Two RNAs folded together computationally: RNase P RNA and transfer RNA, 419 nucleotides in total. It holds a member of the Rfam family "Bacterial RNase P class A". The coordinates come from a structure-prediction model, not an experiment, and the mean pLDDT is 79.

[in-house]
């Protein structure tokens, strides 16, 4: 320079002038200062919170799945190991467990579909002898299907088969070396050859109580009660069981359901696992210490309208309790890293 | 804002433990029946199983995602 891979980041900027929303200073005019992401979106995980009891123990039931770290956690990251794909660069993987726990499924074709099977074909015996019938042997060839119970050779036999041998491959049991581990690698032994599905049931390890800010809590406002549940027990616990709390056992309390009112204010609700810079650690994810800054808070829901430059008619899209993630959506534009090819010094 | 469910033929709606399992019942077309019309009988078309991706030899079904409707809450 082409192609390809891949990382990080920008996503409209300035400037007038009118407005919106939220705060401060002010009696008040007014002024000052802030004001959407990267995904605010899906609600798909995980926690913080609140409130049922401080969230207890079994069973059920859901979720996760190499290893090793990182974090408040997690299905997220990081770093390896191992499979796969690709010429590389580099990308993808729900990546425990399929004889030594068990049950199940495989349509249709096929002769046989899983402690295999004889349709054709090989060989051999009997019968009949011209082609043929029928009995054993044979899984080595054809044919069927997604799958048909190692591969290549050589002996080997009637014909043939790990029947036996030499390599190469899987599998089990072992040893010794490197590594925290996953695993790696170098040897011994056994012909032991075992198939696929666990995003089928299941088993092994590990994690999880529920339900949700319309959570809860205050304040004011307004209404109108019934019903049920009883051998005195009810209930909190919304799948069972324990086990513990609460109320009553002297008049009931509390809970479920019908019905009826309310549609106002506050707290929760913005200082947080928080931004940035920087030092040390660590491969990295990340942590730690200083230093600085405060950075939307609305309840019919504000963040916008004109107008002028700029190369310019910009993309997906918009906050409702916060917060780390994932995924999905986004026109266009900056840097960079590394692979392959070609050129030219 | 939270939470739940639901998609299969024109319309309602089955589909169990993934396999000739894509069906019912109503609608439609044609044929029969009647003099002619409904009723009845017969035959038939009609489906990317809401979209796209994984698991698997196979997916309407089991995962995972997007896109539509629907209900519920103070």
């Nucleotide at each position: 320079c082409a192609g390809g891979u891949u990382g990080a980041c920008c996503g409209g900027a300035g400037a007038a002038u009118c407005g919106c929303g939220g705060u401060g200073u002010g009696c008040a005019a007014a002024c000052g200062c802030c004001g959407a992401g990267g995904a605010a979106a899906g609600u798909c995980c995980g926690c913080a919170c609140u409130c049922c009891a401080u969230a207890g123990g079994g069973c059920a039931c859901g979720g996760u799945g190499c290893u090793g770290g990182c974090u408040a956690a997690c299905a997220g990251c990081c770093a390896g190991g191992c499979g796969g794909g690709g010429g590389a660069a580099c990308c993808c993987g729900a990546c425990g467990g399929a004889a030594u726990a068990g049950u199940g499924c495989a349509a249709c074709a096929g002769a046989g579909a899983g402690u295999a099977a004889a349709u054709u074909g090989c060989g051999u015996c009997a019968c009949a002898u011209u082609u043929g019938u029928g009995g054993c042997g044979u899984g080595a060839g054809g044919g069927u299907g997604a799958a048909a119970g190692g591969g290549u050779g050589c002996g080997g036999u009637a014909a043939g088969a790990g029947c036996g041998c030499a390599c190469c491959g899987g599998c089990g049991c072992u040893g010794g070396c490197a590594g925290u581990g996953a695993u790696g690698u170098c040897g011994g032994c056994g012909g032991c050859c075992a198939g696929g599905c666990a995003a089928a049931c299941c088993c092994c390890a590990c994690c999880g109580g529920g339900a949700g800010c319309a959570a809860a809590g205050u304040c004011a406002a307004g209404c109108a009660g019934g019903u049920g549940c009883a051998u005195a027990g009810g209930g909190g616990c919304g799948g069972c069981c324990c086990g513990u709390c609460c109320c009553g056992c002297u008049u009931a309390a509390g809970c479920a359901c019908c019905g009826g009112g309310u549609a106002g204010a506050c707290u929760g609700c913005a200082c947080g696992a928080g931004g940035u810079g920087u030092a040390c650690g660590g491969u990295a994810a990340c942590g730690u210490g200083c230093a600085u800054c405060c950075c939307a808070g609305a309840u019919a829901g504000a963040u916008g309208a004109u107008u002028c430059u700029c190369u310019a008619g910009a993309a997906c899209a918009g906050a409702a309790u916060g917060c780390g993630g994932c995924u999905u959506a986004u026109g266009g534009g900056u840097c960079g890293g590394c692979c392959u090819g070609g050129a030219u010094u | 804002g939270g939470g739940c469910g639901c998609a299969u033929a024109g319309c309602u709606c089955a589909g169990c433990u993934g396999g000739c399992c894509a069906g019912a019942g109503c609608g439609c077309a044609c044929g029969g029946u009647u003099c002619a019309c409904a009723u009845c009988c017969g035959u038939g078309a009609g489906g990317u199983c809401g979209g796209g991706g994984g698991u698997u030899c196979a997916a309407g079904u089991c995962c995972c995602u997007c896109u539509g409707c629907g209900c519920c809450c103070a």